[in-house]
Molecule: c-di-AMP riboswitch aptamer (ydaO/yuaA leader)
Organism: Thermoactinospora rubra
RNA sequence: GUCCUGUGACCGCUGAAUCCGCCUCGUGCGGAACCGGGGACCCACCAACCUUGGGGUGUAUCGGGCCUUCGCGCCCGUAGGACAGCUUCACGUCCGAACCCGUCAGCUAACCCGGUAAGCGGCAUGAAGCAAGGAGUC
Numbered sequence: 001g002u003c004c005u006g007u008g009a010c011c012g013c014u015g016a017a018u019c020c021g022c023c024u025c026g027u028g029c030g031g032a033a034c035c036g037g038g039g040a041c042c043c044a045c046c047a048a049c050c051u052u053g054g055g056g057u058g059u060a061u062c063g064g065g066c067c068u069u070c071g072c073g074c075c076c077g078u079a080g081g082a083c084a085g086c087u088u089c090a091c092g093u094c095c096g097a098a099c100c101c102g103u104c105a106g107c108u109a110a111c112c113c114g115g116u117a118a119g120c121g122g123c124a125u126g127a128a129g130c131a132a133g134g135a136g137u138c
Base pairs, nucleotide, nucleotide: 010122011121012120013119014118018032019031020030021029022028023026033116034115035114036113037112038111043106053104054101055100056099057098062077063076064075065074066073080095081094082093083092086133087132088131089129091126
């Protein structure tokens, strides 16, 4: 000097998943904030019961083709979604999953019940560009 690995700090990304207080310091309790579900009149749907069951969180839906070792296995697209202050524009790079309830739930005021995880990136970087709007700060 270079490469690899690990750890910590800092700065960021997806996401609701952050912050604070108390103590018996624990697999603890509580609060704020954010997020989700259930739940009237009215409105909507108009019927249901072994059925094509239905429903929820989430961007993650819906097609075509192939293999058909009938596994959604694989490819190609696609509704939709993400990318270092915000919105729009215009290039580019990606995602387009996973899980839960258990025969049951339209909306829904009051009211009731829950969650606060997990996983990644960063040495002049898509932390990139033009224009417009415009917040904050000085």